[in-house]
A computed fold for a 350-nucleotide RNA from an Actinomycetota bacterium, annotated as Bacterial RNase P class A.
């Protein structure tokens, strides 16, 4: 210098004026503080919180699935193991069990897709020939996958039929590791396909619904109980009051439940930042500092100035994805442009 891998960060800046929401202060006018995100999104997991259910055990249903650790918990995170991709950094894995529980499925092509079989071929026999029979599974061809691979011995031709090495399976020994597992051997039969995000089996986990949870106050209508009243006139209208006039059969009190509506739950929290310590890391402990939306007709907006960036010859235009709704921890998805760091490979120069 070029090519590449991984991780992280920013997400226009400042000021002025007008306006919106909570809180505090104020008699009021008003003033002061604060006021969306890395994903606030999808609502896919896990919890806190709330109500209901619940002696204990089991079945069913659903979920998780290498090992060890982290965490309030997880389908998350970290480290490692195994398998796969890459020259490497690094990346991907929906990673328990497929002979000794059982069942099912394997498209097309192909002779054959799983314990059975042979299309071409090879060899032998018969036959004038075509062909037929027997042996064989080396070679060809199909497929995602073909009944161990390479070389030799052997044979009519062949074949784990036999031998050497390699791979794999089962059993087993030693050794390293907490463990998954690795490394080094021994023995056996000579070799047993794949699929469990098919049923199924094994181990572990899970009670249900959700802030429209739940709690409190409670207009009206209706209800219950009690009292007063219907010519011995309750009560209402006119009225400041009394009298009076008119209408007149209902009126009043209490009670519990509870609709509309309101209040609460509501934001100080597994919180944020900084430092130190433990740990490979995820993370944890301690100390100090800070308070950082709480709306519900759902606030967070508009205008102007200067600068930054992009497009454009210029005038000028534009500023990614997107916006809380009980709160946290994750995952996934969207994201213009810009920046930082670590690492790998190649080439050149010193």
């Nucleotide at each position: 210098a070029g090519a590449g891998u991984c991780g992280c960060c920013c997400g226009g800046a400042u000021c002025a004026c007008c306006g919106c929401g909570u809180u505090a202060c104020g008699a009021a006018a008003g003033u002061a503080c604060c006021g969306a995100g890395g994903a606030a999104a999808g609502u896919c997991c896990g919890g806190a919180c709330u109500u209901c259910a619940c002696a204990g055990a089991g079945c069913a249903a659903g979920g998780u699935g290498g090992u060890g650790g982290g965490u309030a918990a997880c389908a998350c995170c970290c480290a490692c193991c195994c398998g796969g991709a890459g020259a490497a950094a690094u990346c991907c894995g929906c990673g328990g069990g497929a002979u000794u529980a059982g069942u099912g499925c394997c498209a097309c092509a192909g002779a054959a897709a799983a314990u059975a079989g042979a299309c071409c071929g090879c060899a032998c026999a018969u036959g004038c020939a075509a062909a037929u029979g027997u042996g064989u599974a080396a070679g060809g061809g199909u497929g995602a996958a073909a009944c161990g691979g390479u070389g030799g011995u052997g044979u009519a031709a062949g074949a784990g039929a036999c031998c050497a090495c390699c791979a794999g399976u089962a059993u087993u020994u030693g050794u390293a590791g907490u463990g998954a597992u690795g490394c080094a051997g021994a023995u056996a039969g000579c070799u047993u396909g794949g699929u469990a995000a098919a049923c199924c089996c094994c181990a572990c986990c899970u009670g249900a619904a959700g802030c429209a949870a739940g709690a409190c106050c409670a207009c009206g209508c209706a209800g219950a109980u009690g009292g007063c009243g219907u010519u011995u006139g309750a009560g209402a209208a006119c009225u400041g009051c009394u009298c009076g006039u008119u209408c007149g059969a209902g009126c009043c009190a209490u009670c519990g439940g509870g609709u509309a509506g309101g209040u609460u739950g509501c934001u100080u929290g597994a919180a944020u930042c900084u430092g130190u310590a433990a740990g490979c890391a995820a993370u944890u402990a301690c100390a100090g500092a800070u308070c950082u939306a709480g709306a519900u007709g759902g606030a967070u907006g508009g205008u102007g100035a200067u600068c930054c960036c992009u497009c454009g010859c210029a005038a000028g235009a534009g500023g990614a994805c997107a916006g809380g709704a009980u709160c946290c921890g994750g995952c996934u998805u969207a994201u213009a442009g810009g920046g930082c760091g670590a690492c790998u490979c190649u080439u050149c120069u010193u």
Annotation:
The coordinates come from a structure-prediction model, not an experiment, and the mean pLDDT is 77. The model forms 93% of the base pairs in the Rfam consensus.